[in-house]
Context: one part of a larger RNA
Molecule: small-subunit ribosomal RNA, 5' domain
Organism: Capnocytophaga canimorsus
RNA sequence: GGAUCAACGCUAGCGGCAGGCCUAACACAUGCAAGUCGAGGGGUAGAGUGCUUCGGCACUACAGACCGGCGCACGGGUGCGUAACGCGUGUACAAUCUACCUUUUGCUAAGGGAUAGCCCGAAGAAAUUUGGAUUAAUACCUUAUAGUAUUGUUUGGUGGCAUCACUGAAUAAUUAAAGCUCUGGUGGCAAAAGAUGAGUACGCGUCCCAUUAGCUAGUUGGUGUGGUAACGGCAUACCAAGGCUCCGAUGGGCAGGGGUCCUGAGAGGGAGGUCCGCCACACUGGUACUGAGACACGGACCAGACUCCUACGGGAGGCAGCAGUGAGGAAUAUUGGACAAUGGUCGGAAGACUGAUCCAGCCAUGCCGCGUGCAGGAUGACGGCCUUAUGGGUUGUAAACUGCUUUUAUACAGGAAGAAUAAGGUCUACGAGUAGAUUGAUGACGGUACUGUAUGAAUAAGCAUCGGCUAACUCCGUGCCAGCAGCCGCGGUAAUACGGAGGAUGCGAGCGUUAUCC
Numbered sequence: 001g002g003a004u005c006a007a008c009g010c011u012a013g014c015g016g017c018a019g020g021c022c023u024a025a026c027a028c029a030u031g032c033a034a035g036u037c038g039a040g041g042g043g044u045a046g047a048g049u050g051c052u053u054c055g056g057c058a059c060u061a062c063a064g065a066c067c068g069g070c071g072c073a074c075g076g077g078u079g080c081g082u083a084a085c086g087c088g089u090g091u092a093c094a095a096u097c098u099a100c101c102u103u104u105u106g107c108u109a110a111g112g113g114a115u116a117g118c119c120c121g122a123a124g125a126a127a128u129u130u131g132g133a134u135u136a137a138u139a140c141c142u143u144a145u146a147g148u149a150u151u152g153u154u155u156g157g158u159g160g161c162a163u164c165a166c167u168g169a170a171u172a173a174u175u176a177a178a179g180c181u182c183u184g185g186u187g188g189c190a191a192a193a194g195a196u197g198a199g200u201a202c203g204c205g206u207c208c209c210a211u212u213a214g215c216u217a218g219u220u221g222g223u224g225u226g227g228u229a230a231c232g233g234c235a236u237a238c239c240a241a242g243g244c245u246c247c248g249a250u251g252g253g254c255a256g257g258g259g260u261c262c263u264g265a266g267a268g269g270g271a272g273g274u275c276c277g278c279c280a281c282a283c284u285g286g287u288a289c290u291g292a293g294a295c296a297c298g299g300a301c302c303a304g305a306c307u308c309c310u311a312c313g314g315g316a317g318g319c320a321g322c323a324g325u326g327a328g329g330a331a332u333a334u335u336g337g338a339c340a341a342u343g344g345u346c347g348g349a350a351g352a353c354u355g356a357u358c359c360a361g362c363c364a365u366g367c368c369g370c371g372u373g374c375a376g377g378a379u380g381a382c383g384g385c386c387u388u389a390u391g392g393g394u395u396g397u398a399a400a401c402u403g404c405u406u407u408u409a410u411a412c413a414g415g416a417a418g419a420a421u422a423a424g425g426u427c428u429a430c431g432a433g434u435a436g437a438u439u440g441a442u443g444a445c446g447g448u449a450c451u452g453u454a455u456g457a458a459u460a461a462g463c464a465u466c467g468g469c470u471a472a473c474u475c476c477g478u479g480c481c482a483g484c485a486g487c488c489g490c491g492g493u494a495a496u497a498c499g500g501a502g503g504a505u506g507c508g509a510g511c512g513u514u515a516u517c518c
Stems, first nucleotide, its partner, number of pairs: 001518004006514005013370006019363002021328001026326003030323003035070003040067002047060005077281003086206008096198002101194008109143004119132005149174011179186002207253003214244003219241008256278001258276002260271004283304005306317004334360001336359003342356001343354004373404004383395005409455006424439007462507005467488003473502005483490002
């Protein structure tokens, strides 16, 4: 000098764009953050219409709850752990899986028994649990059929990278499906391929300590078996005795890694906040279930700590989601608005949900921009300060005064601006869902941005420094005192170094100090 997720002191007019718990992965009141589908199913309260013997009955469309499907593994948070194939980069899978989506081929047959809901009970303070009767499905089960599927046997060909891979034939066994419908469609099953996503293995790179030198028993390898989507000591039984290490094993400490960011001419050095990928975690530890995908933040079970409710028998909870509270701390914001846009889930769609997101609020935390007037004006005014003192110098064109302007400010008016693409409907073309045309709804921000008119210099300057480094000097006070100080150092009676004043210098809505990095 540059930089910062900064803090503190003094000061403070506005706007744009960014950023905002670095500490206690400490504990959390309250609200919201994941639902959706009636075009899968049964179906009710209440409502409407009609009838009524006034007891009710029938029909219509439809909440909540229930069964079922898809989603909840994304999105959002945090950086505890991890020195590791975790990450980065480059390869490999002849050792793998992949819901939704796309393409292609074929199929979608016949039956059955339940169960939630509803109804009638029971237990309990509650959470909730439970008995009986009855009912449906794209829920569940059985059967049929099926092949480029799986498994076994036999046999042929081609190729390679070792185990082998690809491909053809024969034969045997096993495994499928679901309907709805506005009749246009849309779903379901099997197989193959693609896309996407994931898994696994390997080469190289990846902090400090030797005042850590030896470490290892599923340890290293083999065989059999099991397990997995898949290879593998992944697991298990047996057999062998191996494996790693001064090219740093093992142990200890610290730490999420990368793109990037800061600095620097570069080489390097330092950092990993915001943003984008990867990883890990979700009160602490463990476990699996469901599922295409989890060993699952707002799922389950067990154990533990903590908090809460209780009728003492028993129960409930997990903000490292968005706000917010307490605590800690030098220190870090609103219990805001909207789904209008972008995106996500569900749905045929309308749409619903979405603290993702878009916006607004707070904070000079940073960067950038604008303003606090401009021109003229010498009696070089008054006052202040200095002085060689009735004279000068300086503050200083500074003020007064005259003219001008109105960014900004204030008031009023305009502005439903742009952000919008375009679901649906109609028509045309091709021809069976695409393209084009036309019509027609939707804005949180926000009466915001912006524009115009009026008024009037009107509403707006500080902070630090002035001995040298280092730009900027005098007077007074003090008298090794009070004090200053980054280093050298200053102060003991003429202090440009302390305190005040005048003046000056630097930067400027900021300026200094502290901390950290180069």